[in-house]
């Protein structure tokens, strides 16, 4: 884009077109085929005439009765014509269809022509009529009657047979007129028409035959007995096995017979660009079929929709005896279904039937009705209107936005509604439609808009609700509390009286590829040759013309589609005319090219003939090392195996030696991207046979070729049967070991098997993952096997054939391939179309047997796959570093207790942190406060901010009561500025309303700020360039160095950024300034740097300098460095800090603070008094004192830094520990100090839950701590004390201060953890990744299965209706013949019998689908 469609919501008008796609289900009811009186005899009904009686009365009307078929005319009936058309359906049927071009042996009423007739005769019969039978349908019998019903004879133009002589065949009349003539008055008889007979000749319609073309399935590979063909008969309109005798034994069929399944074809429709693909309603052609299944009869025609017989199966009537019936005609009616209309009107018009005609009849036909079912038009207003009204959504609060949109103003009336007027279609008459179309007045903006979408595709975004919930969804995904995707709203976006969805077919898909694709690695080359059929095929001539090509002719019905014209006011619609209908037939021509015939050629492809190379291949025969194991020597105790062991062998002598014997079996080194072979494959050495291949030669055949569907052989290794053989080895088996476990890796045994011979199997990663064959397209470098030239005799040049390596220009999605192609062609074969199921089942073949080959579908997913690219990972590799090990020192883990968590208790034990990176962490300090929990009592614009009103008052302090305390209650004191004295204005305090106040309530997974980590690790980027389809890459990889992406060199790359290091502070040296609260070397002076003086010293301050691998040697590439050295306070980053790159962890914090949403609002907010945060079977980090003599304990004891208090370097805090003597002497102790009693002390309103501290007493565990685990490389560690922040008190904590001060670092193998290379992936949430199967459950679809059910078909037999045909015809019998009149005769009819045959049975095959207990295995969760 389509559509006989349906469904959801909506729905004003008109024109046109279509309208049961399913139940070829079953149908009430009513029309759908009649008609002719001009074939006929009639005369039931009707009309009118004539006559006859009767009655009324207005006497010539007017009623009743009756008689005539006399008239129009007619119901039934004989008789013709028609019911074969028209109309509906689409089961059947894959060809007895259809469609295109032909063809000959044929028939054709009506109708056109054209030739001859149309003469006589005669018997019956229906209809009536009487009776009879039956419920009905309907049937008998008897008497009469007519034809254009039938029949005989004549003529025979012609027909049609023939024996060529002749034989045989017709007919019918009727109607109109009508003058002489005849008349039984009916007519004859003329004539005009229509008819009838017989022929011939056309139309016109049918039959019949040939060719091609027309679905799917080889998991259908063979079919056929009238089959095929003769001859002869029979039969038909006709040809012919159509049918029968008989005779041969033929037809078909890989170019798909048979046999399954689906199917009515065609013109056409749709769709596409084309080619094609799909499909076959309306409309037209053909063909079938008419309740299912057979049958014939009548006619030209039929094996007959509204005909007949028979059989079935179903309805109906019945008096049960027995009849009736067929909507797939047009409406209708139930069914079935997502779903398809009226039981209308008319013959006015086109047709069709019958008739001389008038006319009847026609559900065909033309009309109307109903349906948004499609196509087409047309409205639902138009203009003007900004305070941009309201309202509605939304806001950053201003304003956007619906939006001129409304309203208002002015204006038009299509459509539609009243009304009025009113065709064409109809030639002279006749109009269903239909008072239709169309025309003209009137009315009023008046009566007429929705669907659907708004995440990408795909035009169009916000808010609220909801919170993986309810939903959505064409693919992708949305939806877990800030959803432009879900449902409202608002606003937009799209078509438009429709719009969505849902089917439906093509497109797009080049995703079946003819036009137009592939096969190395994504699906995909058969394992590998021979070869049949078949496709292809080298060069020149000549013929012929099958294909080609050109040009005539016939056909391609019409409609449809295109173009142009006309007609409905336009469109859709309908017409006229052209073009086309690519197609088939056939005529005539032409010969390049293909076929085809005849004839030459050598270059393709074979032959000789001479040389060569080889693990090529059967078969014999034979050699030597090794292993075994068999005898025998020597010889002693182990061997043998492993990561380490056992099992095993061994004192009955192994294992190791030496000799000799005996069996299989396989052939070291040569040895090689070396040979050979079509592949599987071939390796010791000789012989014989035997196959192919290279080179060289140039004589010969003369295209003999390539390929290879189906067949044939060949085909590793397991494997199978038979019958040798077995020496190592070694499935399976034992045994030891290994582990959780070990049906395995390892060990020790060890059968099959592995060698032969014969047959069998036919697979492999049978790979170059690369079918064969030809030809053509740059190279270089090796190697094998010939042959040829050159000389410098071992080199070098060519050329043939092999085999390989790298690279061009083509290709390739890259990877790669690249004269041995995966380039460029060409000619055949094989194969592939998404992943799983599945190379599976099912049927077939082959096979002893395993199994092989061939070869699907339900069902599921939305991928699966390939290549390459960036990460991250590997019990991958390479280099480095890191207190990372490893060498050391000290601890933790055990015991007390301190301090944090977990847990569990509670009314609460407020809340957070959580592997390294929570855990003395926020907490730099919970008795009240803090506080955020808990109970209990209180307020309610509030403790705290603005802002209105009303009243007060300065503010501020204060007294007393009552309460647990907030808070109430109550005394006392108090008046600020200004001023026009009215007030006003600042501050405080009360009351009142209402905006807000407040909230450590949630959400760190909405966020800013801020931190932790990785990690102070050396990395992370970017421009511009170049390379790649791309993703990316290169830089930044490399060679060396460094702590370092530090520098150096060198490179498609050249440069920059942030980071590294450097610039900053301290510490360490030297100057110089300045010298007070510091300092005193020298003078004075003191108790005292206390004091004068000095500022040199030490300090303290401020500024400069010093280090730069600068300099030497060495090594290194002469480079950056590195190694050692001098000098130097200080030496390679001088030490120590500050500094944290791109990210990472949805890392921590809403309780520092800021903040978006959401919540609460007499409460989750204030506000008090109390508890609590301090609990306690237990678990855990983190620390402190020990547990002792390197110590306790007592005594003495110098030197200090920090830093704080203040105005102060001056005072204070402030004792420094260590060290030294003395003493104790291995003990649960003069060790350790926990608990616990008792006594003070200090801060604080208050130390009861619950501080600290002092003295007295008590005096617990614990004697160096399992498994495991932390720090620490130099002023480090370990020891050892000060100080200081918070702080009313309260430290074993956290932050600093000095003091005394060691040990080790072979080195990087290993843990841990990080950096660059490179590699491998199937990972990407990145290995704490991804993923495999078995069990459990649920579902779902298959596949086997006893057996069952139904359908199709085939054999073989019985039954055999109806029919027609054969034969018979005792019986009956009108036409004609004969007759003697009695009958015979000629032929029929009935009945009888047969062969065929439908339905039915009865038996077996074969076949397809359901159902199945149990059972496979296979998706899905």
């Nucleotide at each position: 884009a389509u559509u006989g469609a349906a469904c959801g919501c909506u729905g004003g008008c008109g024109g046109u077109a279509u309208g049961c796609u399913u139940a070829a289900c079953a149908c009430a009811u009513g029309c759908a085929a009649g008609u002719c009186g001009a074939a006929c005899g009639g005369c039931a009904g009707c009309a009118c005439g004539a006559g006859g009686a009767g009655a009324g009365u207005u006497u010539a009307c007017u009623c009743u009765c009756u008689u005539c078929g006399g008239u129009g005319g007619c119901g039934a009936g004989u008789g013709g014509c028609g019911g074969a058309c028209g109309g509906g359906u689409g089961a059947g049927u894959a060809a007895u269809g259809c469609a295109u071009a032909g063809g000959a042996a044929u028939c054709u009423a009506c109708c056109u022509u054209u030739u001859a007739g149309u003469c006589u005769a005669g018997g019956a019969u229906a209809a009536c009529u009487a009776c009879c039978c039956g419920a009905a349908a309907g049937g008998g019998u008897g008497g009469c009657u007519a034809a254009u019903a039938c029949u005989g004879g004549a003529u025979g133009u012609g027909g049609a047979c023939u024996a060529u002589g002749g034989u045989u065949u017709a007919a019918a009349g009727c109607a109109g007129g009508g003058g002489a003539u005849c008349u039984u008055c009916g007519g004859a008889c003329c004539u005009u028409g229509c008819g009838c007979u017989a022929a011939g000749a056309g139309a016109u319609g049918a039959g019949c035959c040939u060719a091609u073309g027309u679905g799917g399935g080889a998991u259908u590979a063979g079919c056929u007995a009238g089959u095929u063909g003769g001859u002869g008969a029979g039969g038909u309109a006709a040809c012919g096995g159509c049918u029968c005798a008989c005779c041969a034994a033929g037809g078909c069929g890989a170019c798909g017979a048979u046999c399954u399944c689906u199917a009515g074809c065609u013109g056409g429709u749709u769709u596409g660009a084309g080619a094609g693909g799909a499909u076959g309603a309306u409309c037209a052609g053909c063909c079938a079929c008419a309740c299912u299944g057979g049958g014939a009869c009548u006619g030209a025609g039929a094996c007959a929709c509204g005909g007949c017989c028979c059989a079935g199966a179903c309805u109906c009537c019945u008096a049960c005896g027995g009849g009736a019936g067929g909507c797939a005609g047009c409406a209708g009616u139930g069914g079935g279904g997502a779903a398809u209309c009226u039981u209308a009107g008319a013959c006015a018009a086109u047709g069709g039937g019958g008739g001389a005609a008038a006319c009847c009849c026609u559900g065909a036909u033309c009309u109307a009705g109903c349906c948004a079912u499609g196509c087409c038009g047309c409205g639902u207003g138009a203009g003007u209107g900004a305070u941009g009204a309201a309202g509605g959504c939304c806001u950053u609060a201003g304003g956007g936005u619906u939006g001129u949109a409304a309203a208002g103003c002015u204006c038009u009336u299509u459509c539609g509604c009243u009304g009025g007027g009113g065709a064409a279609g109809a030639u002279a008459a006749u109009g269903a439609c239909g008072g239709u179309a169309c025309c003209c007045a009137g009315u009023a903006a008046a009566g007429a808009a929705g669907c659907c979408c708004c995440g990408g595709c795909u035009a169009a975004c916000u808010c609220c609700g909801u919170g993986u919930c309810a939903g959505c969804a064409g693919c992708c995904g949305c939806g877990g509390u800030a959803a432009u995707a879900c449902g409202g709203a608002g606003g937009g976006g799209g078509c438009u009286a429709g719009c969505g969805u849902u089917a439906u077919u093509c497109g797009g898909a080049a995703u079946u590829a003819c036009u137009g694709g592939g096969c190395g690695u994504a699906a995909a080359g058969c394992g590998c040759a021979c070869g049949u059929a078949g496709g292809c095929g080298g060069a020149c001539c000549a013929g012929a013309a099958a294909g080609u090509u050109a040009g005539g002719g016939g056909u391609g019905a019409a409609a449809u589609c295109c173009c142009g014209g006309g007609g409905c006011u336009c469109a859709a619609c309908c017409u006229c005319g052209g073009a086309a209908c690519u197609g088939c037939c056939u005529c005539u021509a032409a010969a390049a090219c293909u076929c085809c015939u005849g004839g030459u050629c050598u270059u393709g492809a074979g032959u000789u003939c001479g040389a060569g190379a080889g693990a090529g291949g059967u078969g014999a025969g034979u050699g030597g090392a090794a292993u075994u194991c068999c005898g025998a020597g020597u010889g002693u105790a182990g061997a043998g195996g492993u990561g380490a062991a056992a099992u095993u062998c061994g004192u009955a002598g192994a294992u190791a030696u030496u000799c000799g014997g005996a069996g299989g079996a396989a052939c070291a080194c040569c040895a090689g991207u070396g040979g050979c072979g079509a592949a599987g494959g071939c390796g010791g050495c000789u012989c014989a046979c035997u196959g192919g291949c290279u080179c060289g030669a140039u004589a010969c055949u003369g295209a003999c070729g390539c390929u290879g569907a189906g067949g044939u052989g060949c085909g590793a290794a397991a494997g199978c049967g038979u019958g040798g053989g077995g020496a190592g080895c070694a499935a399976a088996c034992a045994g030891g070991a290994u582990u959780a476990g070990a049906u395995a890796c390892c060990c020790u045994g060890g059968u099959a098997g592995u060698c032969c011979a014969c047959g069998c199997c036919g697979u492999a990663a049978a790979c170059g993952a690369u079918g064969a064959a030809u030809g053509c397209c740059a190279g270089u470098c090796g190697u094998c096997g010939g042959c040829a030239g050159g000389c410098a005799u071992g080199c070098c040049u060519g050329u043939c054939g092999g085999u390989g390596a790298c690279a061009c220009a083509c290709c390739u999605a890259a990877c790669g391939g690249a004269u041995u192609a995966a380039g460029c062609a060409u000619u055949c074969c094989g194969c592939c179309u998404g992943g799983g199921g599945a190379g599976u089942a099912c049927g077939g073949u082959c096979g002893c047997a395993a199994g092989a080959u061939u070869a699907a579908a339900a069902c599921u997913c939305a991928a699966a796959g390939g290549a390459a690219u960036u990460g991250a990972c590997g019990g991958g590799g390479g280099c480095c570093c890191g207190c990372a090990c490893a060498a050391g020192c000290g601890g933790u883990g055990g015991a007390g207790c301190a301090u944090g968590u977990g847990g569990u208790u509670u009314a609460a034990u407020u809340c957070g942190a959580a592997g390294c990176a929570a855990c003395g962490c926020g907490c730099a300090g919970a008795a009240c406060c803090u506080u955020a929990c808990c109970a209990a009592c209180c307020c309610u614009u509030g403790a705290c901010a603005u802002g209105g009103a009303g009243g007060g008052g300065a503010c501020c302090g204060u007294u007393c009561c009552a309460g647990a305390g907030a808070u109430g209650g109550u005394u006392c004191u108090u008046u600020c500025a200004c001023u026009u004295c009215g007030g006003u204005g600042a501050c405080c305090c009360c009351u009142c309303a209402c905006a807000c106040a407040g909230g450590u309530g949630c959400u760190g997974c909405a966020u800013g700020g801020c931190u932790g980590u990785c990690g102070u690790c050396a990395g992370c980027u970017c421009g511009u360039g170049u390379c790649g389809u791309g993703a990316g890459a290169u830089g930044u990889u490399c060679g060396g160095u460094u702590a370092a992406g530090u520098c150096c060199g060198g490179c498609a790359a050249c440069g920059a950024g942030c980071g590294c290091a450097a610039c900053c502070c301290a510490c360490a040296c030297u100057u110089u300034c300045a010298g007070u609260u510091g300092c005193c070397a020298g003078c004075a002076u003191u108790c005292a740097g206390u004091u004068g003086g000095g500022c040199a010293c030490u300090c303290u301050g401020a500024a400069a300098g010093a280090a730069c691998u600068g300099c030497c040697g060495g090594u290194g590439a002469u480079a950056a460095g590195c190694c050692g050295g001098a000098g130097g306070a200080a030496g390679g980053u001088g030490u120590g800090g500050a500094u944290g790159a791109c990210g990472u962890c949805a890392a921590g914090u809403c309780c520092u603070c800021a903040u978006g949403g959401c919540c609460c609002u007499u409460a989750c907010g204030g506000g008090u008094u109390g508890g609590g945060c301090u609990a306690c079977a237990c678990a855990c980090g983190u620390g402190c004192u020990a547990c002792a003599a390197u110590g306790g304990c007592a005594g003495u004891g110098a030197c200090a830094a920090u830093g704080g208090g203040c105005u102060a370097a001056u005072c204070c805090c402030a004792a420094a520990a260590a060290g030294c003597u003395g003493u104790c002497u291995c003990a649960g102790u003069u060790c350790g100090g926990a608990u616990u009693g008792g006594g003070g002390u200090c801060u604080g309103c208050a130390a009861c839950u619950c501080g600290a501290c002092c003295c007295c007493a008590u005096g617990a565990a614990g004697u160096c701590g399992g498994a495991a685990u932390c720090g620490c490389u130099a002023g480090u560690a370990a020891u050892c004390g000060c100080g200081u922040a918070a702080c009313a008190g309260c430290a074993u904590g956290a932050c600093g201060c000095g003091g005394u001060g060691a040990a080790u670092a072979c080195g990087u193998u290993c843990c841990c953890g990080g950096g660059c290379c490179u590699u491998g992936u199937a990972c990407a949430c990145a290995c704490c990744g991804c993923c495999c199967g078995u069990c459990a459950c649920a579902c779902c679809a298959u596949g086997g299965g006893a057996a069952u059910u139904g359908g199709g078909u085939c054999u073989a037999c019985c039954c055999g209706a109806c029919g027609g045909c054969c034969g018979u015809g005792c019986g009956c019998u009108a036409a004609c013949u004969c007759u003697u009149c009695g009958g015979a005769g000629a032929g029929g009819c009935a009945g009888c019998g047969g062969a065929c045959c439908a339905c039915g049975g009865u038996a077996g095959g074969c076949u397809c689908a359901g159902u199945g207990a149990c059972u496979g295995g296979g998706g899905u969760g």